[in-house]
RNA sequence: AGAGUUUGAUCCUGGCUCAGAAUUAACGCUGGCGGCGUGCCUAAGACAUGCAAGUCGAACGUGAAAGUAGCAAUAUGAGUAAAGUGGCGCACGGGUGAGUAACAUUUGGGUAACGUACCUUAUCGCUGGGGAUAACCAGACGAAAGUUUGGCUAAUACCGAAUAAUCCGGCAGAAACUGCGGUUUCAGUCGGUAAAGCCGAAAGGCGCGAUUUGAGCGGCCCAAAUCCCAUUAACUAGUUGGCGGGGUAAAAGCCCACCAAGGUUACGAUGGGUAGCUGGUCUGAGAGGACGAUCAGCCACACUGGUACUGAAACACGGACCAGACUCCUACGGGAGGCAGCAGUUAGGAAUUUUGCGCAAUGGACGAAAGUCUGACGCAGCAACGCCGCGUGAGUGAUGAAGGCCUUCGGGUUGUAAAGCUCUUUUAGUUGGGGCGAAAAAAAUGACGGUACCAACAGAAAAAGCACCGGCUAACUCUGUGCCAGCAGCCGCGGUAAUACAGAGGGUGCAAGCGUUAUUCGGAGUUAUUGGGCGUAAAGAGCGCGUAGGUGGCUCGAUAAGUUUGAUGUGAAAUCCCUGGACUCAAUCCAGGAAGUGCAUUGAAUACUGUCGGGCUCGAGUACAGGAGAGGUAGGCGGAAUUCCAGGUGUAGAGGUGAGAUUCGUAGAUAUCUGGAGGAACAACAGUGGCGAAGGCGGCCUGCUGGACUGUAACUGACACUGAGGCGCGAAAGCGUGGGGAGCAAACAGGAUUAGAUACCCUGGUAGUCCACGCCGUAAACGAUGGGUACUAGAUGUUAGUGGGUCUUGCCCCGCUGGCGUCGUAGCAAACGCGUUAAGUACCCCGCCUGGGGAGUACGGCCGCAAGGUUAAAACUCAAAGGAAUUGACGGGGACCCGCACAAGCGGUGGAUUAUUGUGGAUUAAUUCGAAUGCAACGCGAAAAACCUUACCUACCCUUGACAUGCCAGGAACCCUUCAGAGAUGGAGGGGUGCCCGAAAGGGAACCUGGACACAGGUGCUGCAUGGCUGUCGUCAGCUCGUGUCGUGAGAUGUUGGGUUAAGUCCCGCAACGAGCGCAACCCUUGCCAUUAGUUGCUACAUUCAGUUGAGCACUCUAAUGGGACUGCCGGUGACAAACCGGAGGAAGGUGGGGAUGACGUCAAGUCCUCAUGGCCCUUAUGGGUAGGGCUUCACACGUAAUACAAUGGCCGGUACAGAGGGCAGCCAACUCGCGAGAGGGAGCUAAUCCCAGAAAGCCGGUCGUAGUCCGGAUUGCAGUCUGCAACUCGACUGCAUGAAGCCGGAAUCGCUAGUAAUCGCGGAUCAGCAUGUCGCGGUGAAUACGUUCCCGGGUCUUGUACACACCGCCCGUCACACCAUGGGAGUGGGUUUCACCAGAAGUAGUUAGCCUAACCGCAAGGAGGGCGACUACCACGGUGAGAUUCAUGACUGGGGUGAAGUCGUAACAAGGUAACCGU
Repeated sequence: AGAGUUUGAUCCUGGCUCAGAAUUAACGCUGGCGGCGUGCCUAAGACAUGCAAGUCGAACGUGAAAGUAGCAAUAUGAGUAAAGUGGCGCACGGGUGAGUAACAUUUGGGUAACGUACCUUAUCGCUGGGGAUAACCAGACGAAAGUUUGGCUAAUACCGAAUAAUCCGGCAGAAACUGCGGUUUCAGUCGGUAAAGCCGAAAGGCGCGAUUUGAGCGGCCCAAAUCCCAUUAACUAGUUGGCGGGGUAAAAGCCCACCAAGGUUACGAUGGGUAGCUGGUCUGAGAGGACGAUCAGCCACACUGGUACUGAAACACGGACCAGACUCCUACGGGAGGCAGCAGUUAGGAAUUUUGCGCAAUGGACGAAAGUCUGACGCAGCAACGCCGCGUGAGUGAUGAAGGCCUUCGGGUUGUAAAGCUCUUUUAGUUGGGGCGAAAAAAAUGACGGUACCAACAGAAAAAGCACCGGCUAACUCUGUGCCAGCAGCCGCGGUAAUACAGAGGGUGCAAGCGUUAUUCGGAGUUAUUGGGCGUAAAGAGCGCGUAGGUGGCUCGAUAAGUUUGAUGUGAAAUCCCUGGACUCAAUCCAGGAAGUGCAUUGAAUACUGUCGGGCUCGAGUACAGGAGAGGUAGGCGGAAUUCCAGGUGUAGAGGUGAGAUUCGUAGAUAUCUGGAGGAACAACAGUGGCGAAGGCGGCCUGCUGGACUGUAACUGACACUGAGGCGCGAAAGCGUGGGGAGCAAACAGGAUUAGAUACCCUGGUAGUCCACGCCGUAAACGAUGGGUACUAGAUGUUAGUGGGUCUUGCCCCGCUGGCGUCGUAGCAAACGCGUUAAGUACCCCGCCUGGGGAGUACGGCCGCAAGGUUAAAACUCAAAGGAAUUGACGGGGACCCGCACAAGCGGUGGAUUAUUGUGGAUUAAUUCGAAUGCAACGCGAAAAACCUUACCUACCCUUGACAUGCCAGGAACCCUUCAGAGAUGGAGGGGUGCCCGAAAGGGAACCUGGACACAGGUGCUGCAUGGCUGUCGUCAGCUCGUGUCGUGAGAUGUUGGGUUAAGUCCCGCAACGAGCGCAACCCUUGCCAUUAGUUGCUACAUUCAGUUGAGCACUCUAAUGGGACUGCCGGUGACAAACCGGAGGAAGGUGGGGAUGACGUCAAGUCCUCAUGGCCCUUAUGGGUAGGGCUUCACACGUAAUACAAUGGCCGGUACAGAGGGCAGCCAACUCGCGAGAGGGAGCUAAUCCCAGAAAGCCGGUCGUAGUCCGGAUUGCAGUCUGCAACUCGACUGCAUGAAGCCGGAAUCGCUAGUAAUCGCGGAUCAGCAUGUCGCGGUGAAUACGUUCCCGGGUCUUGUACACACCGCCCGUCACACCAUGGGAGUGGGUUUCACCAGAAGUAGUUAGCCUAACCGCAAGGAGGGCGACUACCACGGUGAGAUUCAUGACUGGGGUGAAGUCGUAACAAGGUAACCGU
């Protein structure tokens, strides 16, 4: 410090996610040691048990027992324990965070408005009396808790009295200070207020009372700061203030009476929600953000609510009273209790410890002290909960061991790792020793603890896991699984070759831990102060006026609020940081420093801002003089047109549309003429012209009226800019009332269109549109661009003014100001673009934005007659949504061009029959297979299924196998006969012994048989794992690269443009210049000529029946080499080009015809059944053999063909002319036989020689005469031929007989542009046989093309796009189903809260006539005072009623979201097929 994720790719915007650090954590797996920390975040739920606050006999009166000694009395225990009176403490320490948004906290002040026990300073005192009471004793009641009566007694308990001040109060006076309120000091006078004793032989000490000093602690007040919601906007009656009282330690409505009507609030009152606050902690570069465990300061609370008492201090955690809930005891009458102290229990929860030791230390209470108490505290225990440290060994060791895993089978890796050898001993273990902590004289005193630490001993001995390995992100392979199981933080993996699941091997990271989950900050500049934006991505309010507020021209003076700077105080300690030190280091701890950006007080400075005062004129405004304008409003006037009415002329149609119909018209329409009525709108002029703030404004005239501009520079003197709330204006539609209504026209009706058509089109037509008044307040109200000011190149047009120049006096030129436009520099911008009318550079003010959807919706408020508007969420859901530009693709977008693409023609298919044809479907034991299935499958693979082929089915057999290699044994191989069997096969018998080396023995090669194992074999699967080959777009003219240039980039340029071509063919131009693959050419064939060569070819000469023979190679022909054609020549057109048009010559003319040749790529196109091949699968079978069957089935559908339907023909007879091929297991002549298929026969030929081989259409002659025929030949019967082991299933052909459909084919559709279509026959491959298929060959031999509007396909440029799986795309809404959250809802149940009323415990205050009463007064009666009771006031709980608010729930209901393959349509994206969108 960044990264992943929107796209085919790009840049931007923008969200989501990740890497880091942290935690009072929890969970999973694992776990050696130690140190230091930390440990109920949830139920402020409930709590058994023990302990946590007592102490003092030196304040006081009482006063045991057990035990011991003794026979006992008694002594001792012991004036002890214990209870009580009294004092001090219990308000500290400890816990918790419920409440609290507040003077609660923090910081800084004030208290002249206060208090203070213990401690401290100082002064003065402590005289003399009195009456009680608990304990105790006796009794009563009660289950208990406890209560009560009578009697005795003491005090530092209680009560008078005396004395008394510089204490308190009153009166009046002086001085000083002052904030003018007061305060302080001094002196005078009057009144008031104290006390307690104890110890000690004493000295003395302690204690007590009054006053005083200080410290520490506390109370109260003030300023500032302190979370969210405005869908909380108004709140307030003791409320705000005053006077007078009361009250308190003390100011104060703190309380009361009276008086006044105030007080708070947009700088956020009031209300609601949430929350203890701080030092700090975590994070962050910082600014910030989040948090407030442990430690420390403050606050609040102590079962819930209320109340006071005591006291220096409490409204009191381990005190009291009352009420309530809960728990416990009970004899049912009544009582007891409060762990948010330490342990512990239970509950809740993902989750948080021992019912430990000790007061040794530190601190606290009491005490004179000894001491007692202390769950504060010090320690130990439990927990890897965190941080820190240490260890689990070190060195050497290559046969790179074994094993595992992988493998291309060679090896690689685990891996110096192990083993082995040599060493060390931290930690753990055992034994021995053994602290500091203990303190200011000495002694004593240690829970921790026999711990830390030290020494010795033994032995590598006892000690490694967890997560991850697709990218982000370090780390890769195998196996299993097969969209299953599963993973996943985001993107996303998994549908048979998964580095993403699971396991393994290996690796990477961290390590006594590692991962996961949760939470916080960071990254996120993603709330932007530092540090963002608003034309199109989210975002400028529809527009103005203006309040508060914010901001504000030049200059002089004053001031010092802001500002700057110095000083002082404070900012607790701890923490963080720095330095040093102590534990072996570290964590941790100790000491010092710094810091604490803050607040307060005070001094100084005065530039800037503010404030006050004075001046100025350039901002702003006024005045005067002008001209421009659809600016507004009111009234009047005008003509054209539509419609209607009346009349005339006139006759059959009109109207409307893509075409029609509804409609109008013989009752006279449309058309046309005349006259009239009425309403609305104002053509041409008219213009990126004008005016207005915007909405908006358009005939002419008049009245009233607003604003801007130009010129002059007279006046005012900063009067300005912006503008939250507020107020006003605000298109259309809509609403209300009343008018008006010609045209147009929602709704509606009818007619069409359509699958439907609640639409588009047509005919009608009502609201409305118009006017007046009143509402509504919204628009894509747009320049999608808030307002103001200043600055920053220009060019050009236009509009409103104005100055100057020049006699070219103009439609001229040069300037200035205001407006409206276009282009453009710098600059800006993601790009598009903006560019003095900024989207540039700056300042001021306002509004608005923060991912998409949900949603501009719900609820609430405000406004409205309503419609609705405005303000405006959340749950839930997605990983995108979006902007600009790029390349493609596409368009029922545009331009240009091409093609048998259409058109023009010719012939077909679709109808019939047949098919030995293919496919689908059906059937079947099998009817083998093919993702061969639009073009580009279907006479395809298959250039030939009777057996074989053959892969399928049935049956019978074989298992190292039909085939390959290796090993062992035997044998040559091989041939023949016979039996069983359907055959494969099995059994029996016979013959036979080879080749090479070697003298022989023996060995070797090939072959056969047997055996065992490695293996063979598979037309089994995957063409979506592949190679190769092929199809297709398409023989279309395209596809790219290097360098350069342009662009942030994807990309562009080149390759576009102007011409031209069959062509990216060529030329010209050009930020491009070149190049490659394609095109063309080179190749083959055909057409002409020449040369060479003539056998089997040919024949001008001779000859013959005959190229038969001689002779010859001129011709034909054959087959080799050359020539020829290049827009080369001429004319025209064109740009002086390329090229095109015409012509000449030529066998051939503009690529002469045909073929081969197929760019980058597309279709996961086809093929694992040609072949090859990865992986998977089968292995007595999915392999192999044999026989038979099947692939040939047949209601049907489709494709492809053949033959026809006839006379351009059929039949009969005669007769003519090819080319290219094939032939020895072959072609087969002559001749003979057969009606024929064919048979016999055997000559010739390994082929320019012989054979197949008769070409057929054609031509000549005859017949048929338009008919289901002398057309057509299916089907069937009989008889045959040939091939073959074998024609039953299932061959071809022949003869005779039979003689079906069919008379030219609906919608639709195919081929072909010349030697082509059409038509005619011939040959080959395959093949024993089988051709209507296929591949070739020649014969005869046309028609038509105006042309490119349309259909299809393609190319180039351009345009739009929401498409990129690319239009067979994308995508919208209803309905149906499932799930989720949410709104409404008759209501229902809780919480909180307000108001009114009832009620009123305890307590306090007041009153008191009833009852009681020691101290004081009084001789007494009695009084004062006190207590109880009663009453009154306040008040908690409680009750009733009415609201407000919030949560939960609710039949039913509304929309919303989500969900591979549901329904209906097709709204949007292209002109999306009616341009889309906004408002109503």